[in-house]
Context: one part of a larger RNA
């Protein structure tokens, strides 16, 4: 490379916008590049197959034929793809009327615990643990009540409930704002899908610089126990927070890429609309989120209209196990690294 493959065996990029490129709805007509068909020219000679000859045979030579799958030129055909010029509305957008949501950003705001001070009451222990001790209390702890200060979280409601492209998003208000979902007419007229590069976003650690620090809690320090540098207790710094800026990874998991049709059902929920009525329930639809199951796939586990079915279309990605996601080199970072990627060896 062809074939085969990516949920669990090796493999879907963390998610998104999108540039080049690939792919692209319905119908007219015109073209005739692609495409078919014929005709001609070429396509050295040797080799290679095939039929016969010639060296005693072979190898090897010699004839004659086939093929050289190509590539030009005319000529014709017009289904399909292209092009060019048109219509059309089912994809795709707009528009108007409702909706629901913990989507985002910034400002303001509540109560509840925890802590620490101050002030009361009280008086010997509290804490902790399998036991214990470190520890903390007669300089009044712990336990109770009162004010206060300051952090950081948001019980309940809560729900395989909702919103977001993925990371994520939860008090409670207000301002900005992003997207969806449903009914309805009217409008645009294929405006679309995907998407290497690129750019942007992107949990927790971690770094920079400067607040800020109330629980917690790497690291250390004590105290138990051991082999133990753990587990378990007592302390306790970074850091968790906040603002700027960096870094770019994760079991970033549905371990399932994106976008469309298509292909039994059944019961749950969430957000609309619409008819029917017992007025609080029944059908019908539309998008979501879900558990169950038939065809049909799968090695099997299992999926099973939210495929892992059936197809098309773009993209990334894998090729035995170790070395190794490492060395080197190169970008990219302040660093830590991160990316992009090998052999030799060896089984």
């Nucleotide at each position: 490379c062809u074939g085969g493959g990516c949920g669990u065996a090796a493999a879907g990029c963390g998610c998104a916008c999108g540039u080049a490129g690939g792919c692209g709805g319905a119908u007219u007509a015109g073209u005739a590049a692609g495409u078919u068909a014929g005709a001609g020219g070429u396509g050295a000679a040797a080799u290679c197959c095939c039929a016969g000859g010639g060296c005693u045979c072979a190898a090897c030579c010699c004839u004659g034929g086939a093929a050289c799958u190509g590539c030009c030129u005319c000529u014709a055909a017009u289904a399909c793809u292209g092009c060019u010029a048109g219509u059309c509305u089912u994809g795709a957008g707009u528009u108007c009327g409702a909706g629901a949501g913990a989507g985002g950003u910034a400002a303001g705001u509540g109560g509840a615990a925890u802590u620490c001070c101050g002030a009361g009451u009280g008086u010997a222990g509290a804490g902790g643990u399998g036991a214990a001790a470190u520890u903390c209390g007669u300089a009044g702890a712990u336990a109770u009540u009162c004010g206060g200060a300051g952090g950081a979280a948001c019980a309940c409601c809560a729900g395989u409930g909702g919103c977001g492209a993925a990371g994520g998003c939860g008090g409670c208000u207000u301002a900005c704002u992003g997207g969806c979902u449903c009914g309805a007419u009217a409008c645009u007229g294929a405006c679309g899908c995907u998407g290497a590069g690129u750019u942007g976003c992107g949990a927790a650690a971690g770094u920079g610089u400067g607040g800020g620090g109330a629980g917690c809690a790497a690291a250390c320090a004590g105290g138990a126990u051991u082999g133990a540098u753990a587990c378990c207790c007592u302390g306790g710094u970074a850091g968790u927070c906040c603002a700027c800026a960096c870094g770019g990874u994760a079991a970033a998991c549905g371990a399932u890429g994106a976008a469309u049709g298509c292909c039994a059902g059944a019961c749950g929920u969430c957000a609309g609309c619409a008819a029917g009525u017992a007025u609080a329930c029944u059908u019908g639809u539309u998008g979501g989120u879900g558990u169950c199951a038939c065809a049909c796939c799968u090695a099997a586990c299992g999926g099973a209209u939210u495929a892992a079915g059936c197809a098309u279309c773009c993209c990334g990605c894998c090729u035995g196990g170790g070395g190794a996601g490492u060395a080197c080199g190169g970008u990219c970072g302040c660093a830590a690294g991160a990316u992009u990627a090998a052999a030799a060896c060896u089984c």
This is a predicted structure of a 347-nucleotide part of an RNA (small-subunit ribosomal RNA, central domain) from an uncultured marine bacterium. It matches the Rfam family "Bacterial small subunit ribosomal RNA". The coordinates come from a structure-prediction model, not an experiment, and the mean pLDDT is 88. The RNAcentral record of the full RNA draws on ENA, Greengenes and SILVA.